[in-house]
Molecule: Lysine riboswitch aptamer
Organism: Flintibacter faecis
RNA sequence: GAUUCGGAUAGAGGCGCGGUACUCAUGCGUAUCAAAAAGCAUUCGGCCAGGCAGCCGGCUUUUUGAGAGAGGGUGUACCGCCGAAGGGAGUCGGACCUGCCUGGGCCGUCCCCCUGGGCCGCGGGAGAAUAUCUUGCGGACUGUCACAAGCACGUGGAGCGCUAUCCUGCCG
Numbered sequence: 001g002a003u004u005c006g007g008a009u010a011g012a013g014g015c016g017c018g019g020u021a022c023u024c025a026u027g028c029g030u031a032u033c034a035a036a037a038a039g040c041a042u043u044c045g046g047c048c049a050g051g052c053a054g055c056c057g058g059c060u061u062u063u064u065g066a067g068a069g070a071g072g073g074u075g076u077a078c079c080g081c082c083g084a085a086g087g088g089a090g091u092c093g094g095a096c097c098u099g100c101c102u103g104g105g106c107c108g109u110c111c112c113c114c115u116g117g118g119c120c121g122c123g124g125g126a127g128a129a130u131a132u133c134u135u136g137c138g139g140a141c142u143g144u145c146a147c148a149a150g151c152a153c154g155u156g157g158a159g160c161g162c163u164a165u166c167c168u169g170c171c172g
């Protein structure tokens, strides 16, 4: 001087993302427990599914009395942050769900794939729920980069991105 590749640090997007504690409502007069009555079933019923065992005695309705919790949500405060975080498939592990086998669920780890972000609408799943979460499609909006334009605007890509600074590298 130029500034490709690579590395480090610091930042930005806004109803921004996630977590913890406390609080309030919902869940719900529900599940469940006790008592009474009636009925069903012992070749039966239950313990996540099936098989083999083991253990227990069950189920339905009505009446009376007692009566939750979890997950999710509101608010406040604080914490960690900008692949914040979320989702999907798989591997491994577990002293969890009565014992064993197979599977499934739950928790954790690793790896791969998808999504820039929030909002709205429709559909699927979870859920007590019209809350909330998640996902597919669509819509406008918003941030970023590239191309194109130069009045107004438009097209496309993805966060392993973008911006700033510094270092290494290259030439002299």
Base pairs, nucleotide, nucleotide: 001170006167007166008165009164010163011162014082016081017080018079019078020077021076022075024073032066033065034064035063036062037061038060039059040058044057045056046055047054048103049102050101051100052099053098085115086114087113088112090110092108093107094106096105097104116142117141119139120138121137122136123135124134125133126132144157145156146155147154